[in-house]
Large-subunit ribosomal RNA, domain I from Nostoc sp. 3335mG, 540 nucleotides, folded computationally. The RNAcentral record of the full RNA draws on ENA and SILVA. Rfam family: Bacterial large subunit ribosomal RNA. Rfam links the family to the GO terms ribosome and structural constituent of ribosome. The coordinates come from a structure-prediction model, not an experiment, and the mean pLDDT is 82.
Context: one part of a larger RNA
Parts: sequence; structure tokens; C1' cells
RNA sequence: GGCAACUGGUGGAUGCCUUGGCAUGUACAGGCGAUGAAGGACGUGGCACGCUGCGAUAAGCGUGGGGGAGCCGUGAGCAGGCAUUGAUCCCACGAUUUCCGAAUGGGGCAACCCGGCUUCACCAAUUAUCCUGCUCGUGAGCGAUCACGAGCUGGGUAAUUGGAGAGAAGUCAUCACCGAGGUGAAUACAUAGCUUUGGUGAAGCGAACCCGGAGAACUGAAACAUCUCAGUACCCGGAGGAAAAGACAUCAACCGAGAUUCCGUUAGUAGUGGCGAGCGAACGCGGACCAGGCCAGUGCUCAUCAUUCAAGUAGCAGAACCGAUUGGAAAGUCGGACCAUAGUGGGUGACAGUCCCGUAUGCGAAACUGAUGUGAUGAGACUUGAGUAGGGCGGGGCACGUGAAACCCUGUCUGAACAUCGGGGGACCACCCUCGAAGCCUAAAUACUCGUACAUGACCGAUAGCGAACUAGUACCGUGAGGGAAAGGUGAAAAGCACCCCGAUGAGGGGAGUGAAACAGUACCUGAAACCGGUUGCCU
Repeated sequence: GGCAACUGGUGGAUGCCUUGGCAUGUACAGGCGAUGAAGGACGUGGCACGCUGCGAUAAGCGUGGGGGAGCCGUGAGCAGGCAUUGAUCCCACGAUUUCCGAAUGGGGCAACCCGGCUUCACCAAUUAUCCUGCUCGUGAGCGAUCACGAGCUGGGUAAUUGGAGAGAAGUCAUCACCGAGGUGAAUACAUAGCUUUGGUGAAGCGAACCCGGAGAACUGAAACAUCUCAGUACCCGGAGGAAAAGACAUCAACCGAGAUUCCGUUAGUAGUGGCGAGCGAACGCGGACCAGGCCAGUGCUCAUCAUUCAAGUAGCAGAACCGAUUGGAAAGUCGGACCAUAGUGGGUGACAGUCCCGUAUGCGAAACUGAUGUGAUGAGACUUGAGUAGGGCGGGGCACGUGAAACCCUGUCUGAACAUCGGGGGACCACCCUCGAAGCCUAAAUACUCGUACAUGACCGAUAGCGAACUAGUACCGUGAGGGAAAGGUGAAAAGCACCCCGAUGAGGGGAGUGAAACAGUACCUGAAACCGGUUGCCU
């Protein structure tokens, strides 16, 4: 040095576990905000770093309910307290709620700086009044003293005036609309405008869904230009719990249907298309859901208020088991019982229907919310729709790329009829059929999930599952936009090793002790491999 066996170290795979995730279903909710939001800064505890809670009344205050023995969050420690005169805790409603932030008195480098006005508070003076003390005068009384009046000192109350800047509360942004007033052009009357005052409202945030405005390119066409990607992404505006659409100037085909929306089918069909790549209907049929109304009035729609039931926001009751045995521990095993509208599930020292929490089932609200229904009050529409229909030019939308291109929208130029009329039936004309534009409203079926509750999983189980099971959008990186981790497990219970020894009053270790186990010792369950040793044997 090699090989083998045995035995260690290192390391943290594997197994088991789960506080956390993921997905789906059902129900709910679908908004919050000038009564100051979302989100933050800074504070707040006896000792207090983070998180949580809260706001100078600061891990909290009040009221009304629930509940019933412990409690002072995480958090284990010390100290000190609270609680059957009902605490802690849970629910509802209130109070407080610094500063920033739409941030709104002005400014600003967010959490800071600087103001105006009103009222209060403060100081002084004057006046009025009350109280106390002293002096003087008058009266009563033998006297102590008492009553009245005047002056002075001190204090209180009220009013007025002045002052100070060191306080407190309120208010003061902008815009729109409405009411009232003033002023007032071109332009004479006037109007527009400007302005004062009172009132009402808006703003900002929020995951997706919805409507509208504006709108790419990569890509595909095996290149590329029409085309496609795609009216997608991105941006902007607006709204609601849904939105949009909607009560036929619709389809159909000579039979008829009867608002809209969504699903299946029709159908990858008819079409469209450098007839390339591709794009791609409708009629009809089957379903989901069904609802119709109004334009001067017994109606409709909307809003507000009142009232009412269910339900929700804390909770309550809730059956039935013992013995022996193994073991550290019984829920295991054995024996004998019981309950069940409850043998879903979780916990308890191993696997529990009958130990605990629960579960089936039944019950419950002072307060707040409250669909639907009912009633009351108020508001809205604007008399059948003309610069409209149609036409020319240029575009756009329709599955339809200008095509034979109907239909819809309109930038521009034009421009009818008036139900004896008008639109459509895919150029256009006739006949026939069908409908009545240029006014308005409308639930449900449909879309989505930041979120709440419950339930479920041939979903994950710590390199998985959310990025995050743990101080996680933390640490850290970046000027910034932004990027973005790693990190779970002692034991049933800390019983977390008193005491002794070596050592530096270490680190670490050896005894002793606890424990079922310490090769479970806070580098802690199991503890693989790589890698590094030791002992023994054999070989060189």
C1' cells in the first nucleotide's frame, strides 16, 4: 500500500409525520372612501427585539348579549395584579382613533415645515355683585358682642375694553350642478362672461368578469407585400353585482315562427380566401330561462322611508364500559357488557362507537344586517320620432379581402315620402309575402372570484405543495423599475443531566442521575451514499 470482515466519524438521502399549500363543489358576499379609504410611518407592554393587537383613553375604554373558571397575545422568565360582586374569552353596537396618504388652508425631499379666521382658555383694567378680614361712624346692650352704613386689603362670579403669543377645538383646496344676488362685452335693449353667497355632489383604491375609445409586432404563409397573428397584447374612459343585449322597419317561404341572452347541433357545412396560409356563418332543430311595458296617467320604471317572515353575525343540550393481562404507557389481547336518527373526524403515553372535543338530532338573539312581499312619499319619460331614410365620394363592421355585394355605421357633399306611405326578402325590376326605422325602460337563464363559511380529493408531503409550513415578499441584490432565497421534526412529559472528575473558573469529554430509550442531550426521530479513520486477518 491492496483486499476482506468488524467498528467509528462526517454527511443529511430515505422512511414516517404535518402546523402549510393546491384544486373542486355548494351557499354567501361582490365593494371601501371627504363621517377621510386602501396602504403605510411613528408610537403603545413593569422589564419588550420581531410578529399580532391597539392609537396619547394606545395588547386597550363603555353598553347590551353569550359564557362559567380561570386569566394578564405569540412567550416559556421574574416581579406585580385581575376573577363567582362573574374576570379572561366570543358576538353586536358605541367611544377614542397621533402623522402621512385622494390628502383637500399654503408649501414639501410622504409620515415634515409654515399660516389665516372664529370660539374657548390666559393676563390686565373698569363696572356690578357675593364672601372674608381690618378701621371709622350710628344704634342696641352692664358687658362680651350684634345690626346697619362708609372706606381699604384679599378672593369668587358676570359683563365690557385692551393685551400676549406659549395652548385647545372648529374652519379655510379644486371642480361640476342647483337656488338667490351683484356686475357686465363685441352690440342699443340684451345675452355670453365675471363675481358673491347658500346647498348638493365628485375625486382615490380594489383580483377577475363587462361595455366603449384607441390599438401593435414577433409569428404563420416554410421568403414576403394583400392576408394571418388579432381587434389579441398593451394603454385610456365608464359601470355593475353582474355587465351588455332586448320586445321585430326580425326571420321564413306561399307553410309559418314570434323580444334578448346562453348551451348543444346544424358544421368545419354554405361561403370567403395572393381561392395560398387560413378565416368561417346562418336558416332550422333540441335545451336553459321565460315578461313584457311606457311617451300627460287607476299605468310603467326608478329612488327613499316604514313594516314583516326566513336566514346570518356569539352559543346550548347531546347516548353508551368495566375487569384481567403484556407493556414505560392500553386505546392492543382475552373475558363479559352497553349505546346508536350518534361506528364522519380529531385528541388522549401503541390501534378507543361507549375517556375528552365532537358527530346524528333538537334548540337559541337584548343588538345589528336583512332577499321577497305590503304600504307611503317623491322623481322620470315628453304626444309615434327629418337634416332622418336614401344617394355620391372615402373608410369601417358584417364568416363575406369590392366582389354581381345586398344589410349595418359614418368623415364629407347632398337629401325624400308621411300609412292612399315607408323598410326588407343578398345587384336590380315586377308580383307576392312580411314588418313599421329615425324615442325610452326591462328580471331570469350567462361571465368572474380579491374574499367569507362549510365540505370534498385514485392532489403535494419540506429540492414536493403557493415564492413563502419557520422573523417571507423577510434576509439579501439593484440608483431604480425590479429580482428574490435558504431555513420543519428531542421526548408521552423538560423529567433539558443535581453532584463529582479531567480541562483554562473554556470547548469538549468521563462518571452519577432522569427516561422505555441519551448511539433521543437543545449540533437532538430514522440516519443511506460519496468522503475520512480505527482494529483484526491475509497478500505485497